[in-house]
Context: one part of a larger RNA
RNA sequence: AGCGCAGGGUGGAUGCCUUGGCACUAAGAGCCGAUGAAAGACGUGAUAAGCUGCGAAAAGCUUCGGGGAGGAGCAAAUAUCCUUUGAUCCGGAGAUCUCUGAAUGGGGAAACCUACUUGAGUGCACCUCAAGUGACGUAUGGUGAAUACAUAGCCAUACGCCGGGAACCCGGUGAACUGAAACAUCUAAGUAGCCGGAGGAAGAGAAAGAAACAUCGAUUCCGAAAGUAGCGGCGAGCGAAAUUGGAAGAGCCCAAACCGGAAUGCGUGCAUUCCGGGGUUAUGGACCACGUUAUGUGACCCGUAUGGUAAUGGAACAGUCUGGGAAGUCAGACCAGAGAGGGUGAAAGUCCCGUACAUGAAACCAGAAGGGAGCUAGUGGGAUCCAGAGUACUGCGAGACACGUGGAACCUUGCAGGAAGUCGGGGGGACCACCCCCCAAGGCUAAAUACUCCUUAGUGACCGAUAGCGCAUAGUACUGUGAAGGAAAGGUGAAAAGGACCCCGGGAGGGGAGUGAAAGAGAACCUGAAACCCUGUGUUU
Numbered sequence: 001a002g003c004g005c006a007g008g009g010u011g012g013a014u015g016c017c018u019u020g021g022c023a024c025u026a027a028g029a030g031c032c033g034a035u036g037a038a039a040g041a042c043g044u045g046a047u048a049a050g051c052u053g054c055g056a057a058a059a060g061c062u063u064c065g066g067g068g069a070g071g072a073g074c075a076a077a078u079a080u081c082c083u084u085u086g087a088u089c090c091g092g093a094g095a096u097c098u099c100u101g102a103a104u105g106g107g108g109a110a111a112c113c114u115a116c117u118u119g120a121g122u123g124c125a126c127c128u129c130a131a132g133u134g135a136c137g138u139a140u141g142g143u144g145a146a147u148a149c150a151u152a153g154c155c156a157u158a159c160g161c162c163g164g165g166a167a168c169c170c171g172g173u174g175a176a177c178u179g180a181a182a183c184a185u186c187u188a189a190g191u192a193g194c195c196g197g198a199g200g201a202a203g204a205g206a207a208a209g210a211a212a213c214a215u216c217g218a219u220u221c222c223g224a225a226a227g228u229a230g231c232g233g234c235g236a237g238c239g240a241a242a243u244u245g246g247a248a249g250a251g252c253c254c255a256a257a258c259c260g261g262a263a264u265g266c267g268u269g270c271a272u273u274c275c276g277g278g279g280u281u282a283u284g285g286a287c288c289a290c291g292u293u294a295u296g297u298g299a300c301c302c303g304u305a306u307g308g309u310a311a312u313g314g315a316a317c318a319g320u321c322u323g324g325g326a327a328g329u330c331a332g333a334c335c336a337g338a339g340a341g342g343g344u345g346a347a348a349g350u351c352c353c354g355u356a357c358a359u360g361a362a363a364c365c366a367g368a369a370g371g372g373a374g375c376u377a378g379u380g381g382g383a384u385c386c387a388g389a390g391u392a393c394u395g396c397g398a399g400a401c402a403c404g405u406g407g408a409a410c411c412u413u414g415c416a417g418g419a420a421g422u423c424g425g426g427g428g429g430a431c432c433a434c435c436c437c438c439c440a441a442g443g444c445u446a447a448a449u450a451c452u453c454c455u456u457a458g459u460g461a462c463c464g465a466u467a468g469c470g471c472a473u474a475g476u477a478c479u480g481u482g483a484a485g486g487a488a489a490g491g492u493g494a495a496a497a498g499g500a501c502c503c504c505g506g507g508a509g510g511g512g513a514g515u516g517a518a519a520g521a522g523a524a525c526c527u528g529a530a531a532c533c534c535u536g537u538g539u540u541u
Base pairs, nucleotide, nucleotide: 001540002539003538004537005536006535007534008533009532015526016491017490020463021462022460023459024458025457026456027455028454029452030451031164032163039100040099041098042055043054044053046078050074051073061094062093063092064091065090066089070082071081072080105114106113107112115133116132117131118130119129120128121127134162136160137159138158139157140156141155142154143153168199169197170196171195172194173193179186183233209216210215220247221246222245223244224243230238231237251444252443253442254388258277259276260275261274262273263272264271265270266269282422284386285385286384287381288380289379290378296375297374300372301371302370306366307365308364309363311359312358313357317332319330321328333350334349335339341353342352343351393417394416395415396414397413398412399411403429424439425438426437427436428435478485479484498525501512502511503510504509
């Protein structure tokens, strides 16, 4: 030195565990904000670095309920206090709520600096305190130029709005990689990104529809139709609808004609504007005649039952053995509308918390039923009037329709032109005729649908610390000028009983003693693999 064997060290795999995650289900909630949000800074405790809570009234204040013996958070120890005159704790409502932040008196390098007006503090000044002082929009009122009336402008008051939010939704803008086995039309894709806006949903929505000679009767979503009809360098690919089966179901309001009133303008009898009535559709309405408050609705309000936000009651076991410890064993009992689950010194229906079941609210919230405000008819006549204009439509250029210009309708519209007006107009995939359907150029509308930052209850042939969220917690430490990137790290024991005391040592550490079931569980702490290192021993050279 090699190879064995034995014993150690190092190391932290494995096993077991779970405080944390992941996915989903059923309900709830679905917005917050100038009454100052979200997010923060700084404070706040007897002692106080961090977290949590709170805000100069600062781990808290008031009140109304619950609850009933301890309590002053995580978090030990000490001190000092609170508490059956009911504390701590739980729930409802309120008070306080520094500074920053839309941040809003002005400024600003966020959490700082600095004003004015009014009021208060014996208050003229200084100082302190309180309130107010932002932009924009709308409405009303006042004031008021060039410029006579006026208008612009300015001022005041009231109301609204600004900012934030995980996904979902609508709109605007809008790629490329990629695929086409290259690439340009095409695709990816109207996706990602960016911007604006709204709500608990959004959008759409009560036919100028769909159909086919029969009809249906707003919209939305799901299944089928169907990977069909089609589109397509007819390549890659893209890809309907009618119809049908379901979910849900709800319909309405203006403009105009006409009537009444007011204002304004001037040319003084017309026009315009505003307000009220009327009226709302394709078998219409105004108008004239007759008749009528019946019926239905009720999307807004009140609000019952009920539910939610604290809670309350809640059955039934003792012994033997082993053991450190009984829930295990043995031999007997009991409860069960409760043998879900968790904890307790091993494995508990009957020890504890619970569970089934039953009960419960001063206050606040939601809310079927019910009630109410509100809204809501008709018949006949056919003379006259009304029925959404730079609109329909046409040309050119685009976009969007499954549809790439195509025979390309329908829809939207940048430019140019530009109707009819009920004897009217649009559509039925060029266009024409016949036939059929519908009434544009105004508006509102629940449900069925999408999503889950969040709350409650629960589930898992989901993970178990290199897994599972990035985090068993941390957006921390750390990196970067910055946008941003972004970890590692769990386990003594049933209980600290966390090793008094003695010895060696400067200490670290160790040896005794003691605790404990165990210290080969001693905090570098459960188990403790391998690599690697060492000691002893056998053997070989």

Large-subunit ribosomal RNA, domain I from a metagenome, 541 nucleotides, folded computationally. Rfam family: Bacterial large subunit ribosomal RNA. Rfam 15.1 lists 51,934 matches to the family in 10,816 species. Rfam links the family to the GO terms ribosome and structural constituent of ribosome. The RNAcentral record of the full RNA draws on SILVA.